[in-house]
């Protein structure tokens, strides 16, 4: 630097359950493994959710992110172990 194997240590933990926190999306801790080689960190661009608050509407509703996801996807940063040059 460049890959990632059917090696080694080892690390993440999806669905789902319970507790708690949120309006919700979700997000924490325990339990669990479907996976992840960055399934570490960053909401920086896109994208998906959600819609309390505002706006609109006689209303049922409708639109918005200043909330959410990095385990959608890319950029950005950092790193273990091995391999190859």
């Nucleotide at each position: 630097u460049u890959c990632g194997a059917u090696a080694a240590u080892g690390g993440c933990a999806a669905a789902c359950u319970u507790a708690c926190u949120g309006a919700a999306a979700a997000g924490u801790a325990a339990g669990g493994a479907c996976g992840c080689a960055a399934a570490g960190c960053u909401a920086c661009g896109g994208g998906u959710c959600u819609a309390a608050g505002g706006c609109a509407g006689u209303a049922u509703u409708g639109c918005u992110a200043c909330g959410a996801u990095c385990g959608c996807c890319g950029g950005g940063u950092u790193a273990c172990c091995g391999a190859a040059a």

This is a predicted structure of an 85-nucleotide RNA (c-di-GMP-I-GGC riboswitch aptamer) from Filobacillus milosensis. Taxonomically the source falls in Filobacillus (Bacteria, Bacillati, Bacillota, Bacillaceae). The sequence was found by an Rfam model in a public genome assembly. Model confidence (mean pLDDT): 87 of 100. Of the family's consensus pairs, 91% are formed in the model. Its Rfam family is "c-di-GMP-I-GGC riboswitch aptamer". Gene Ontology term of the family: cyclic-di-GMP binding.